[in-house]
A computed fold for a 1492-nucleotide RNA from a metagenome, annotated as small-subunit ribosomal RNA.
The coordinates come from a structure-prediction model, not an experiment, and the mean pLDDT is 80.
RNAcentral holds the sequence, with entries from SILVA.
RNA sequence: AGAGUUUGAUCCUGGCUCAGGACGAACGCUGGCGGUAUGCUUAACACAUGCAAGUCGAACGAGAUACUUUUUUUUGCACCGACUGCUUGCGGUCGGAACACAGAUUUGUAUUGCAGUGGCGGACGGGUGAGGAACACGUACGAACUUACCUUUUGGCGGGGGAUAACAAUGGGAAACUGUUGCUAAUACUCCAUAAUGCUGAGGAGCGAAAGGGUAAACCACCAAAAGAGAGGCUUGCGUCUGAUUAGCUAGUUGGAGGAGGUAAAUGCUCCCCAAGGCGACGAUCAGUAGCUGGUCUGAGAGGAUGAUCAGCCACACUGGGACUGAGACACGGCCCAGACUCCUACGGGAGGCAGCAGUGGGGAAUUUUCCACAAUGGGCGAAAGCCUGAUGGAGCAAUACCGCGUGAGGGAAGAAGGACCGUGGUUCGUAAACCUCUUUUUUUAACGAAGAAGUUCUGACGGUAGUUAAGGAAUAAGCGCCGGCUAACUCUGUGCCAGCAGCCGCGGUAAUACAGAGGGCGCAAGCGUUGUCCGGAAUGAUUGGGCGUAAAGCAUCUGUAGGUGGUUUUUAAAGUCGACUGUUAAAUCCCAGAGCUCAACUUUGGAAAAGCGGUCGAGUACUUAAGGACUUGAGUUUGGUAGGGGUAGAGGGAAUUCCUAGUGGAGCGGUGAAAUGCACAGAGAUUAGGAAGAACACCGAUGGCGAAAGCACUCUACUGGGCCACAACUGACACUGAGAGAUGAAAGUCGGGGGAGCGAAAAGGAUUAGAUACCCUUGUAGUCCCGACCGUAAACGAUGGAUACUAAGUGCUGGCAAAACCAGUGCUGUAGCUAACGCGUUAAGUAUCCCGCCUGGGGAGUAUGCUCGCAAGAGUGAAACUCAAAGGAAUUGACGGGAACUGGCACAAGCGGUGGGUUAUGCGGUUUAAUUCGAUUAUACACGAAGAACCUUACCAGGGAUUGACAUGCUCAGAACUUUCAAGAGAUUGGAAGGUGCCUGAACUUUUUGUUUAGGAGCUGAGACACAGGUGGUGCAUGGCUGUCGUCAGCUCGUGCCGUGAGGUGUCGAGUUAAGUCUUUCAACGAGCGCAACCCUCGUCUUUUGUUACCACUUUUUUGAAAGGACUCAAGAGAGACUGCCGGUGUAAACCGGAGGAAGGAGAGGAUGACGUCAAGUCAGCAUGCCCCUUACAUCCUGGGCUACACGCGUAAUACAAUGGCAAAGACAAUAGGACGCGAACCCGCGAGGGGAAGCAAAUCUAGCAAACUUUGUCUCAGUUCGGAUUGAAGUCUGCAACUCGACUUCAUGAAGCCGGAAUCGCUAGUAAUCGCCAGUCAGCUAUAUGGCGGUGAAUACGUUCCCCAGUUUUGUACACACCGCCCGUCACAUGCUGGGAGUCGUCUUGUCCUGAAGAUAGGUUGCCAACCCUACCCCCUGCCUGCUUCGCCGGCAGGGGCAAAGGAAGCGAAUAUCUAUGGUUGGGUCGAUG
Repeated sequence: AGAGUUUGAUCCUGGCUCAGGACGAACGCUGGCGGUAUGCUUAACACAUGCAAGUCGAACGAGAUACUUUUUUUUGCACCGACUGCUUGCGGUCGGAACACAGAUUUGUAUUGCAGUGGCGGACGGGUGAGGAACACGUACGAACUUACCUUUUGGCGGGGGAUAACAAUGGGAAACUGUUGCUAAUACUCCAUAAUGCUGAGGAGCGAAAGGGUAAACCACCAAAAGAGAGGCUUGCGUCUGAUUAGCUAGUUGGAGGAGGUAAAUGCUCCCCAAGGCGACGAUCAGUAGCUGGUCUGAGAGGAUGAUCAGCCACACUGGGACUGAGACACGGCCCAGACUCCUACGGGAGGCAGCAGUGGGGAAUUUUCCACAAUGGGCGAAAGCCUGAUGGAGCAAUACCGCGUGAGGGAAGAAGGACCGUGGUUCGUAAACCUCUUUUUUUAACGAAGAAGUUCUGACGGUAGUUAAGGAAUAAGCGCCGGCUAACUCUGUGCCAGCAGCCGCGGUAAUACAGAGGGCGCAAGCGUUGUCCGGAAUGAUUGGGCGUAAAGCAUCUGUAGGUGGUUUUUAAAGUCGACUGUUAAAUCCCAGAGCUCAACUUUGGAAAAGCGGUCGAGUACUUAAGGACUUGAGUUUGGUAGGGGUAGAGGGAAUUCCUAGUGGAGCGGUGAAAUGCACAGAGAUUAGGAAGAACACCGAUGGCGAAAGCACUCUACUGGGCCACAACUGACACUGAGAGAUGAAAGUCGGGGGAGCGAAAAGGAUUAGAUACCCUUGUAGUCCCGACCGUAAACGAUGGAUACUAAGUGCUGGCAAAACCAGUGCUGUAGCUAACGCGUUAAGUAUCCCGCCUGGGGAGUAUGCUCGCAAGAGUGAAACUCAAAGGAAUUGACGGGAACUGGCACAAGCGGUGGGUUAUGCGGUUUAAUUCGAUUAUACACGAAGAACCUUACCAGGGAUUGACAUGCUCAGAACUUUCAAGAGAUUGGAAGGUGCCUGAACUUUUUGUUUAGGAGCUGAGACACAGGUGGUGCAUGGCUGUCGUCAGCUCGUGCCGUGAGGUGUCGAGUUAAGUCUUUCAACGAGCGCAACCCUCGUCUUUUGUUACCACUUUUUUGAAAGGACUCAAGAGAGACUGCCGGUGUAAACCGGAGGAAGGAGAGGAUGACGUCAAGUCAGCAUGCCCCUUACAUCCUGGGCUACACGCGUAAUACAAUGGCAAAGACAAUAGGACGCGAACCCGCGAGGGGAAGCAAAUCUAGCAAACUUUGUCUCAGUUCGGAUUGAAGUCUGCAACUCGACUUCAUGAAGCCGGAAUCGCUAGUAAUCGCCAGUCAGCUAUAUGGCGGUGAAUACGUUCCCCAGUUUUGUACACACCGCCCGUCACAUGCUGGGAGUCGUCUUGUCCUGAAGAUAGGUUGCCAACCCUACCCCCUGCCUGCUUCGCCGGCAGGGGCAAAGGAAGCGAAUAUCUAUGGUUGGGUCGAUG
């Protein structure tokens, strides 16, 4: 970097396909190891089980356990003392008491389970991508905010109070859980005091804290304030998918320095009031789709695609809603409500949420272990030890990806065996293997054994892992795909359009490098292929980097809005632009330079880069921009001329047509290729006169004029638009284009009203035709015309948008102007240039700039649907599914044309004779058959292969035989070969008998010829085994050779040069001429080849030579050319002759016409000779031959049969139908050519075929052998005949082993059809047609009337090229190239695929008006609550006094003090509770309507 594919070939346009890279992949086959990564893309489907968020006892109370301290009680017992019973000794009673046990109490310590109060954390970490088109994300700014833990700073921590869980008791309940009563603590809650720089407020002023708790050695906490760091909330600029078949949207909507509420915070965030705004073609609204980014993949880049893993942000946590707590949530492992689902239940009621890690089911093409550890990193809590941590670190599974290593190394040719191929010689797998030597990465075993652990005593899941050492042995380890082209790599076998392959083109129908297998090869390699997706190639959406005359594509034309673009000069500014510095653009990734794992992948350090956005400063020499000034060349205005079918309205005109009236006149008119319908004696047509109507305007007229286009034509008048030219003056960029929009817009058509001569859709009739709903004819309605209103399209075309500038010429016409010049327009030719070519070319399709419109393979389809317009017809806008590998443009060569021009031909015409009808012969088809062997089938098969089927031939059929064979070669054995003969049999064949021992060469012996022996050889016969023979079996579509046909037509090509991008062209064309590409001339061609012609053969004239078997004029002779002879004829050799050479005419020439001479004159007549090629023409059965097939048979032998069949059809011939004849008699004249298994004379016999017989002849000698038509004479006299001869009967002859199927001939008899042939069709142009006979080959004979030759007699006609057919050259058209027997269109029938419509129906989303309505929140009210504060009553206590009763004492009163302090009041609460109303409102349910 390109390649394949449209065509017979070419260039172009244009699509489809391939080669590359990538992947969270999947599937198929295969699989040794290690490292590093990665692993539900689908059902945001449902989840069993376990774990994933706890921690703090140094906040608190109450426990449990252990130890301990104090006190006390009881019991037991050693011991001691006393008493006592009694026998040394034992027993009993009392007391003391160390100690022990148990219980209670108490002090303290330690440990600790479940739970509780309290604090902090459960808002992080982890998962997922449903939703969301949005300030969600990215980037860059910003101001009106909050912030627990952390850091810094300052200051503070005073005094009170009452509750409550746990717990206990007692209830309810299956459970979950929960009620009541009672007790209690705090770093829980709370009051007062205090208040700096806090908060509120305009201000006076008001408001607002705390835990001195824990531990105690440090210390950690708490409160207020300020600041920091980090984190979060909010606003804004810019960027961020598709659809206009979504164009208008919006009511808290937009604004309010109006007022309130609310929030941490600005704000319609919410409410009241006021105003009516806000968004939108720079795409609002609506609909669809989607997490965004750093990045990733690809690409040269610009871009395109993508958003797994890692990182940042967002959103979500069964679905929907809601708030609470808190520094932070509207909270994945919290709460409440509703719903769906699952589970438990005692039926009353409860529980749950893996999109955390594992795992299960399901879905799916598809994605892992219910693992280990907190050792490391990090997080939560704690003062800490520590606890928790499915974050994380690791291991396991998976070739899912990337990277690395290995499956051995060296030697080794008898080139082993075996496989495959084969030209049979060999080649290849292949040094590959075996075998020898060596190594041990890997593998196995054993031993040792890390780092990772830090400021550190301890602490390692991984893990006895990595690694090291030793031992053993090539030991444990290669597949997958492909091999027709693209695309690296070729053969055999099988199959036979089957089975199958295929990415595209396409392979497969008997020789498949394309299917399948094998051998070999190519590629990659623990992988290889396939499938899917993305980018690339694709410049195939083109900014870089495309196009629009004909390939897809310029709006039908113009005016003009927005927009885009814009003349010269100057000043200012500095927006764009340019420069410098700077902030940011997270990290990772990419890139560069290093480093660490043995390398690499991987990890890591540093750097660079980061195009964007922001800030600051600067440049002003360019350009754009903004504002101002000036200019005149762009543009416009004024003046004077000028051409014109430019437009609108009105008036006038003549010719023609038709109709009406009248006259003349009298038979047809009209129409056609030819006719008919039609009109006409009721007077047409024709003609004359008069009248009416409508439409269109001859000539001029054109290559012409005008108009934006559509379009515009008799003449005149009025009004009116635009252009061009000339001259000066004026304005001063006022310009160009133009999305939407508007205007105009042929014909046809529509609506309303008129008009209507001619023409004329529809319709009717007549023709034509197979039909004719057409073309032709006769009529004829709408329409065509006018007015008004619609429609809005055309091949509305120059198939060419508009504007400006530049770039050779020549020439015609129109206008300005009379000439020149110039300007404006309209044509032709043409340079440069452009174009695929055709072509364009100052009127560009050239060179450039600006603006608009349009295109992106063909079909489906300008269709469906939606919308807009329209009265309708319809117009505008305008898809998809599905399907194909093309569709297309220009040009080239052929072929073809019921295209054109020229020319030739027995092609037609002019003639002659036939075929087609009859009979027969023969061939074919068909049918039949045991078989009727096979081939040939338009011309170019059919009397053809077959120049000869009774057997043979013979290939076919039936039956009978034999199997190395009828035939060839090789081997062994035997025998010479061979001859004669018998029997059986249809024969093939089988079985016997007899005779016979050879030939050649060498040697030896014997020798008279010669014989004998031995060795070798040749040929033949028989037997045997195997290689093989054999095949008229298939394929003529595998072939050679040969042949037919176009066609004896004049064509077919090459070299060099030139032209063309190329296929190709030129030459070979043009003008003449010829039978001819024959020749001449001209020419970018010059030459050459195969064809034509000539050279060859026969015939025609002459000369010469020769002269037997031919010949005989003359001479002689003679039965006879018998003899002489060498004249003639003839024969066969050699020559001559004809060349447009000569003359005349025409012409440049070639040549043509005419003439002379000549036997012959323009190729003298005929033959042989057949270019490149076409028809897959014919032949495998003439021969040869590849491959396939058969091998006791598809080969071979024999007998018999068949090829000869016979309802019928066709072809080719013979013979006739008669008088130009038949018959009879007589008579005359040929040429080819044959002859020894032959021709056969004379003579004899027979009516004859023939027989007998035998002379001659290997032939100019003999023979076949008499030619016939013809001539003469006679007869027949127009009949189915004296025509015609078929058929049949009888008798014969010949050939042959043999004439039945199935021969020919002879004689006699018989005597059919047929009286000249429909449509149609064939041959022939002069010694021809016609007619007459003769010969030959094949052959025993013959079916021969065939075929090939020979001569005899011997015509007619050709004006001519219009037509039929064939052929040649040129040209033209083409959608054909298998080439018109081509290609190709439509309906119908059946089946299938996709789509639209459809009475309807179902689901879902969105939206509108409403009803019901949970939790929660807010507002209002009611019922309530109320400890501390204030106030005190009652009550209690103390003191003093008084009175009464009194023994002490008691009661009562008064005063004072203290305590507890209710009710009430005021204030507060209502954060916790219940309830009502209102607002609001999720899900669900209901109603109506709409929408995708």
Rfam family: Bacterial small subunit ribosomal RNA. Its family is annotated with ribosome and structural constituent of ribosome in the Gene Ontology.